[in-house]
This is a predicted structure of a 1532-nucleotide RNA (small-subunit ribosomal RNA) from a Bacteroidota bacterium. It matches the Rfam family "Bacterial small subunit ribosomal RNA".
């Protein structure tokens, strides 16, 4: 430059990923329908179902210039005009319908007829003499109802029928050119036969017509190449069947037909058989390739109510034609007859569904006619339908008070519907009035003119012809008037809120929505989309690369056949030659129009429609190329194979043979067990086992070498020897000379298992017995034990038959074993040793490249390339039915309806494991002490009640909320009351100062009345605080939902973890960093490292405690001075000391040894009050528990509103067969009991603590100092000591329970408080299974002290006194942390899950039958007809003088044959008592088979049992998990 204009995805498997892989959506398209809705025009379209039946009415006549005739008008006639029933003649085989049938030369394409035919047209040669006899109609009769039928007479022709003539006609002979793809074909000639005709009109000139014949043209007919749907669960089909001679039959070729001969066709490249279907041109699609379709328009084929036939004809086997059978409808006089809408309208019916009983021949075009002309449901054209496509309006500009009104909302407000409405200005397209108005018309005929070739054609005037239609288009007029719906707004995919509703209604294309806050349901408001159409449904492409030619795969996702050997097929080494079939290229010849693209052009534009070009990707002829593949011919040697010469070998198959060992038997010694298990029985055994000797029987199977060693094709092969026999490997290059690879089918081999006959039968051991084990135990364990195991000879034919990887070739980085060879090199006497290299075989590793990823990686799953086998979503199903193998068990082959949105693979991160490694904790373990038993206390749970309010429920509720239920509390009950409320806020009226006081009534609360009229400012009207009542808005609720929620809190756990940014692997989730070695109390440091560094958690800052210092010294202390007392820091001084309470100061593994690379570790170090985190408390990472708590508190939604508010009175929370948790007190002597002494800390204390004195046996009373505290006070500390006494007893232990007297608090102690005295004197004698706390000033044990509170503490929360015993150790129990591994699990093991049974729905398989269908096959019977045969009747043309003949018909015979009948099968469909599995269904039943080592390791083939998952038993696999050991590899 030319050339081309064209390819988008997305939702859904998972906790997330990445692939596999199906299922849905986005787009187009429609002869559609259906649902809502609807102004106009224009072009097209409209029974896809019942080839289901069809009222009525039209669709094919026409010619009188072929014929007689008969009748109307005209005329006096002759005649002339017109009509037709009938003979003739054409035509009815076009046009027009519709898709039964056909899977076929139907149908497309290309080609061939030298096997053909052809009315009407054209062109051209001849021809048209001369006769004859009947018929229709008519006339008269007979039969019928009628359709119509006969029987007799007249009668014409282009009707019919001889005769003559005649070619280039047609048949025989004959002789000659020519030609050709074979028979053959064309063309000259000779001779002998045979065969034609018709006449009408005429202006008399002729024009139509007839006859023969040749030629075209234009239909047609007939072969043949090559395409043309499904199904092998249709594999063998066929006797006119393949061929031949012969005849016959057609136009013509032929088995078309028919006799005779041969015995072939025809089919894996899919014959036959079944199913379905009219084919094309095109149509929708789609980037195309390709898929699906075959409606209107056109080509062609079938067909006409079904079935058979033939007749006319040029043409049919004939839609509106004939004859027959059958079926339906009608008419009928019962005898008989009539009919065919898949022409156009129309009508039942079927259906989701599809139109007018319309006008016209005015125009295209057909039929006849010489023409007028006539017919024409073809056709032109209207009508009806938004059923499609095209165009057009339903105004248009302005216009903010952003009007009303809806709808949200955060609600005196404000968004938004919306410039939208009003309102004002223009404009009229469609519709309406009113006026005008076409093109489509050209002929034809009639009247003229002209030209020629003159009754003719041609030009040309004039007159005349429109169904549609007064339409289409134009002018005028007035008005904005008459003219939007309809789907959808969770994602996909444009478009959001309120309200009802509450797993109901209902929605849904897929994934999902709906269980009180639903952008997913309804309805509204708003938006988004198209639009006079909008959704839905339905089908078909597409997306879908999901059948992959374009353009897929197969090791683990669906798929390598269990192996081999070999046909047919495919495919194939290296060189010359020829050839030109593939292949390329040039011409022609086709490829109908229409349609499609492009260009232009016409209707005002489009759609539609004209004209043109291109295109038609394809088939044929035909001329060339000749690289590549093919065919023929030659040569080669590297493929293959042979030959020699070497090597290894559980390769096989047959025989013989050893010794270990089990049983078993004999016979010996010997005595009580002996076997066997987690533990035990069952078993054996004193009639001598088990054990030991020793000697015998038998059958199997070979330890040790034995090795990811070797062999085979593959399953497989194992002691030694002998014999027979496949194969392979190396090394020589002597021989052939591509002889090869694959391989559908076929055929052979094929573990274990089993199956038949026959042998054998030691072990072991399917079933099966018996013991355990268990809830059960048809099992896992144990003891017997039979089929089988072995061994012949048949059989079966399958495995996880596995490297889940087909065979062959050839390329394509390495290392490091090994197993059999060979060549070179060192060493060596020699075997051997070692190195190097090569050829097969056999393993690890690893590059590149591959994969989804795991992973393969010269032994491919890498890079080609052959060839064969399979795969297309999960389940149902490798299941039914059929076929075939099997003796049978079963093998092969191998569906469907029906259901699901998934099934699946590989990696990841969790969390789990009755997986593994490390750690670590009062986790065990060693000790203390307790709980669990008594008797009380309290909580809880059940029961119970009017009510026993509510909440909390393994751990992590149960002395919990509640640090304190007589009333109150108080939230429950019952019983009286209030209704703007018991409080709280705004507002209007009204009354009044407010308060407050008094009377009744009542159980109170309340009601009901009474008193008293009075505040501030202003003159005064009014204002304004406050008070009450009334009204309004509201309030008020411990109603409800802790699964709407905040905030609070428990938990795991004070456990060491949780995470982030950049980097950086990884397609990705992710992963690294956080592993790893080491260390710690720690993810704490430290070392290594594709990590580097950061954040929240630990530590460490803080608080109390141990030590010491300083400051300060009262309320505190009191050495040292004084005072003073019976005594006391009582009291003056004092501040060392203790001690208060502020600041500091000390501990950091800093030093020292040992060990380490450091980190650190360990030392009865050392120093130091205090040693390795000194001890304790505060502190609680990311996040789990849909964990508590709506009754503390907030607070969203619902609920109640004279009640689920609110006020009051008694009751209730305290109940009591019973069960649990937490605790007090104790059983006693390490005690009690009673007298005597001593020593804390840390709290309170004015509505309190309260001393002290007195009374009271006591609780406690009275009075009353001090004390807002380092000052008084509660306040005695108890245990401990010290004496005394009890002396093992239900006690001088216990200490409940009752009775009685009392104290104190409170209005009040009944129900319901707390002490105190006296008197009682329960159980209890140390507590089964179980289980709890605690590791040092810890646990035991002893006391004090606060809060809450009027009173009321065995609980809680603090105090400080006395003051231990163990820890070897980390196996096991629990919890926890990091690493690894396994998963089918992710709501994460309290998980997933798998079979029977039972219920319930679906669909489907057999079934004793049954019912239709369909195609064949055998036979009977035969319609009408064609053909042939007869010669029984009949007979105008012709011969004959007559008889008669020829001809012809009708009968009769006969073949063939539709429909009808019988039979035996076959095949397909419905149905069917039962029955047999299969899918599915929120909460059935039994069990737990699988998933983790799934608790007995799974699974695969096979048997055999079992209620089910299943158990075992034999062989095999890893797709087991742990640990151990072998090999062999990597890295240090």
């Nucleotide at each position: 430059a030319c050339a081309a204009u064209g390819g988008a995805g997305a939702g859904u498997u998972u906790g997330a990923u990445c692939c596999u892989g199906g299922c849905u959506c986005a787009g187009g398209a429609c002869g559609a329908a259906c649902g809502c809705u609807g102004g106009c025009g224009g072009c097209g379209u409209g029974c896809u179902u019942a080839a289901c039946a069809c009222a009525u009415g039209c669709a094919a006549g026409u010619c009188g210039a072929a014929c007689g005739a008969a009748c109307c008008u005209a005329g006096c006639a002759a005649u002339a005009g017109g009509u037709u029933a009938g003979u003739g003649g054409c035509g009815c085989a076009c046009g027009g319908g519709u898709g039964c049938g056909u899977a076929a030369c139907g149908c497309g394409u290309a080609a061939g007829a030298a096997a053909c035919c052809u009315g009407c047209c054209u062109c051209a040669a001849a021809g048209c003499c001369g006769g004859g006899g009947a018929u229709a109609c008519c006339c008269a009769g007979u039969c019928g109802a009628a359709a119509g039928a006969c029987u007799g007479g007249u009668u014409a022709a282009u009707a019919c029928c001889g005769g003559a003539u005649a070619u280039u006609a047609u048949u025989a002979u004959g002789a000659g050119a020519c030609u050709g793809c074979a028979u053959a074909g064309u063309u000259u000639u000779a001779u002998a036969a045979u065969g034609a005709a018709a006449g009408a009109c005429u202006u008399c000139g002729g024009u139509c017509g007839c006859u023969u014949u040749g030629a075209g043209a234009u239909g047609g007919u007939c072969u043949u190449g090559c395409g043309u749907c499904u199904g092998a669960u249709u594999a063998g089909g066929u006797a006119g069947u393949u061929g031949g001679u012969a005849g016959g039959g057609u136009a013509a070729c032929g088995g078309c037909c028919u006799a005779c001969c041969a015995a072939g066709c025809c089919a894996a490249c899919g014959a036959u058989c079944a199913g379905u279907a009219g084919c094309u041109g095109g149509u929708c699609u789609g980037a195309g390739a390709g898929g699906a379709u075959g409606a209107u328009c056109a080509g062609c084929c079938a067909c006409a109510c079904u079935g058979g036939a033939a007749c006319u004809g040029a043409g049919a086997c004939a839609c509106g034609g004939u004859c027959c059978a059958g079926a339906c409808u009608c008419c009928u006089a019962c005898g008989g007859g009539a009919g065919g809408c898949a022409g156009c309208a129309g009508u039942g019916a079927g259906g989701a569904a599809u139109a007018u009983u319309g006008c016209g021949c005015a125009a295209u075009g057909g039929a006849c006619g010489a023409a007028a002309g006539u017919c024409u449901g073809a056709c032109g054209c209207a009508g009806c339908a938004a059923c499609g496509c095209c165009g057009c309006g339903u105004g248009u500009g302005g216009g903010a008070u952003g009007a009303a009104g809806g709808c949200c909302c955060u609600c005196u407000g404000g968004g938004u519907c919306g410039u939208a409405a009003a309102c004002c200005a223009c404009u009229g397209u469609u519709g309406g009035g009113a006026g005008g108005g076409a093109a489509g018309a050209a002929c034809g005929u009639u009247c003229g003119g002209g030209g020629c070739a003159u009754g003719g054609c041609c030009c040309u005037g004039a007159a005349g012809u429109g169904a549609c239609g007064g339409u289409a288009c134009c002018u005028c007029c007035a008005u904005a008037g008459a003219a939007a719906g309809c789907c959808c707004c969770g994602g996909c995919u444009a478009a959001c809120u309120a309200c009802g509703u509450g797993c109901c209604a209902g929605c849904a294309g897929c994934c999902g929505c709906g269980g009180u806050a639903a952008u997913a349901c309804g309805u509204a408001g708003g938006g988004g989309g198209c639009a006079a159409g909008c959704g839905u449904u339905g089908u078909c492409c597409g997306g879908a690369u999901u059948u992959a030619c374009u353009g897929g795969g197969u090791g683990u996702a669906a798929a390598g056949g269990g192996c081999g050997u070999g046909u047919a097929g495919g495919c194939g080494g290296a060189u010359c030659g020829u050839u030109a079939a593939g292949u390329c290229a040039g011409a022609g010849g086709u490829g109908a129009a229409a349609g499609c693209u492009c260009a232009c052009a016409g209707c005002u534009c489009a759609a539609c429609u004209g004209u043109g070009a291109a295109a038609u990707u394809g088939c044929c002829u035909u001329u060339g190329a000749u690289a590549c593949u093919g065919g023929c011919g030659g040569u080669c040697u590297u493929g293959a194979g042979u030959a020699c010469g070497a090597a290894a070998g559980a390769g096989g198959a047959a025989g013989a043979u050893g010794g270990a060992a089990u049983u078993c038997c004999u016979g010996g010694u010997g005595u009580a067990g002996c076997g066997g298990u987690g533990a035990a029985a069952u078993g054996c055994g004193u009639a001598g086992a088990u054990a030991u000797c020793a000697g015998g029987a038998g059958g199997a199977a070979c330890a040790c070498c034995g090795g990811u060693g070797g062999c085979g094709a593959a399953g497989g092969c194992g002691g030694u020897c002998u014999u027979c026999u496949g194969g392979u490997u190396c090394g020589u290059a002597a021989c052939u000379g591509a002889c090869g690879c694959u391989g559908a089918g076929g055929c052979g081999c094929g573990a274990a298992a089993g199956c038949a006959u026959g042998g054998g039968g030691a072990u072991c051991a399917a079933a099966c017995a018996g013991g355990a084990u268990u809830a059960g135990a048809u099992a896992c364990c144990c003891u017997g034990g039979u089929a089988g195991u072995c061994c012949a000879u048949g059989c079966c034919g399958u495995a996880a038959a596995c490297u889940a990887u087909g065979a062959g070739u050839g390329c394509u980085a390495g290392u490091u074993g090994u197993u059999a060879g060979c060549c070179c090199g060192g060493c060596u006497u020699g075997a051997g040793c070692u190195g190097g290299g090569u050829u097969a075989g056999u393993g690890a590793c690893g590059c590149a490249g591959c994969u989804a990823a795991c992973g393969c990686a010269u032994u491919a799953a890498g890079c080609a390339c052959u060839c064969c086998a399979c795969c297309u979503g999960g389940g149902g199903a490798g299941u039914a039915c059929g076929a075939u193998c099997g003796c049978a068990a079963g093998g092969u082959u191998g569906a469907a309806a029906c259901u699901c949105a998934a099934a699946g693979g590989a990696a990841u991160u969790g969390a789990c494991g009755g997986g593994g490694g490390c750690c670590c904790g009062c986790a065990c373990a060693a000790g203390c002490g307790g709980u669990g038993g008594a008797g009380c206390a309290u909580g809880u749970g059940g029961a119970u009640u009017a009510a026993u309010u509510c909440g909390a429920u393994g751990c992590a509720a149960c002395g919990c909320g509640a640090a304190g239920a007589a009333c109150c509390u108080u939230a429950c009950c019952u019983g009286g009351g209030c209704u703007c409320g018991a409080a709280g806020u705004g507002u209007a009226c009204c009354g009044g100062a407010c308060a407050u006081c008094c009377u009744g009534u009542g159980a109170a609360a309340g009601c009901a009345g009474g008193c008293c009229u009075u505040c501030u400012a202003g003159c005064a009207a009014u204002a304004g605080a406050c008070c009450g009542g009334u009204g309004c808005a509201u309030a008020g609720g411990u109603g409800c939902u802790g699964c709407a929620u905040g905030g609070c809190u428990g938990u795991c756990g004070u456990c060491a973890g949780c995470u982030c940014g950049u980097g950086u692997c990884g397609u990705g989730a992710g992963a690294u960093g956080u592993u790893g070695g080491g260390u710690u109390a720690a993810g704490u440091c430290c070392c290594g490292c594709a990590a580097c560094g950061a954040g929240c958690g630990c530590a460490a800052c803080c608080c109390c405690u141990a030590u010491c210092u300083u400051u300060a010294g009262u309320u505190g202390c009191u050495a040292c001075c004084g005072g003073g007392u019976c005594a006391u820091g009582c009291c003056g001084g004092g501040c060392a000391c203790u001690c208060u309470a502020a600041a500091g100061a000390g501990a950091c593994u800093g030093c020292c040894u040992a060990c380490g690379c450091a980190a650190g570790u360990a030392g009865a170090g050392a120093g130091g009050a205090a040693g390795g985190c000194g001890g304790g408390g505060a502190u609680g990472a990311c996040g789990u528990c849909a964990a508590g708590u709506c009754c503390u508190c907030a607070u969203g939604g619902c609920c109640c509103u004279u009640a689920c508010g609110u006020c009051c009175a008694g009751g209730g929370c305290u109940u009591c067969a019973c069960a649990c948790g937490u605790g007090c007190u104790a059983c006693a002597a390490u005690g009690g009991u009673g007298a005597c002494u001593a020593c804390a800390a840390a709290g309170g204390g004015u509505c309190g603590c309260a001393a002290a004195a007195c009374c009271g046996c006591g609780a406690g009373g009275u009075c009353a100092a001090g004390c807002c505290a380092a000052u008084c006070c509660c306040a005695a500390a108890a245990a401990a000591g010290u004496c005394a006494u009890c002396u093992c007893a239900g006690u001088u232990c216990g200490g409940a329970u009752u009775g009685g007297a009392g104290u104190c608090u409170g209005c009040a102690a009944c129900c319901c408080g707390a002490c105190u005295c006296c008197a009682u004197g329960a159980a209890g004698c140390u507590g089964g299974a179980a289980u709890c706390g605690c590791u040092a000033g810890u646990a035991a044990u002893c006391g004090u002290g606060g809060a809450u509170c009027a009173g009321c503490a065995c609980g809680c929360c603090a105090c400080g006194g006395u003051g231990a015993a163990u820890a070897c150790g980390u196996u096991c129990c629990c919890g926890g942390g990091c690493c690894u591994u396994g998963u089918a699990c992710a709501c994460a093991c309290c998980g997933c899950c798998c079979g029977u049974c039972a219920a319930g729905c679906c669909a489907u398989g057999g079934a004793a039958g049954u019912u239709g269908c369909u195609a064949g096959c055998a036979c009977c019977c035969a319609a009408a007809g064609c053909c042939g045969g007869u010669a029984u009747c009949c007979u105008a043309a012709c011969c004959g003088c007559a008889a008669g003949g020829a001809g012809g018909g009708a009968g009769c015979c006969g073949u063939c044959u539709a429909a009808g009948g019988u039979g035996a099968g076959a095949g397909c469909a419905g149905u069917g008592a039962c029955u047999g599995g299969g899918g599915c269904u929120a909460a059935g039943u039994c069990g737990u088979a699988a998933c983790a080592a799934g608790g007995u390791a799974g699974c695969c083939g096979u048997a055999c049992c079992g209620g089910a998952a299943g158990g075992u038993g034999c062989g095999g696999c890893u797709g087991g998990a742990u640990c151990a050991c072998c090999u062999c590899c990597u890295u240090u």